Annotation
Predicted 3D model of a 112-nucleotide RNA (FMN riboswitch aptamer (RFN element)) from uncultured Ruminococcus sp. Its Rfam family is "FMN riboswitch aptamer (RFN element)". Gene Ontology term of the family: FMN binding. The RNAcentral record of the sequence draws on MGnify.

C1' cells in the first nucleotide's frame, strides 16, 4: 500500500401520586470513536440523528467549573454540578417501544 475477514453503545433497583407514568415527585443508573507532557459524557474532532445534494460534500447538531497532587491532568484524587437526536405512548422519555440483528467513526486481526 492492495486484498479479505471479524468486532464496532450502556443506563431507572427502590418509592409516592394517580384511571393511566419505567415519562411526573423523591431516588438510582448509564456514557460510541479518534487525540490530548497525565487516564476525558461536558477540552479538540468524528459518528449516528435531522435537513439539503445525483453524489462527493454542506448545514444543524448537548453539558463544568473549584480545591489538591505533579515537569504536565478542564482527563487522575476531593468536593459540588450539568447534558443526552427524532418518532411513538391510556401521563411530558438519556435508561420502555421503534427507524435498528441497521448506519458509522473506527479496532484488531489475516493474505499478497
Nucleotide at each position: 500500500c492492495a486484498u479479505c475477514u471479524u468486532c464496532g453503545g450502556g443506563g431507572c433497583a427502590g418509592a409516592g401520586u394517580g384511571a393511566a407514568a419505567u415519562u411526573c415527585u423523591c431516588u438510582a443508573c448509564c456514557g460510541g470513536c479518534a487525540g490530548u507532557g497525565a487516564u476525558a459524557g461536558u477540552c479538540u474532532g468524528c459518528g449516528a440523528g435531522c435537513c439539503u445534494g445525483a453524489a462527493a460534500g454542506g448545514g444543524u447538531u448537548g453539558a463544568a467549573c473549584c480545591g489538591g497532587u505533579g515537569a504536565a491532568a478542564u482527563u487522575c484524587c476531593g468536593a459540588u454540578a450539568c447534558c443526552g437526536a427524532c418518532g411513538g405512548u391510556u401521563a411530558a422519555a438519556g435508561u420502555c417501544c421503534g427507524g435498528a440483528c441497521g448506519u458509522g467513526a473506527g479496532a484488531a486481526g489475516a493474505u499478497g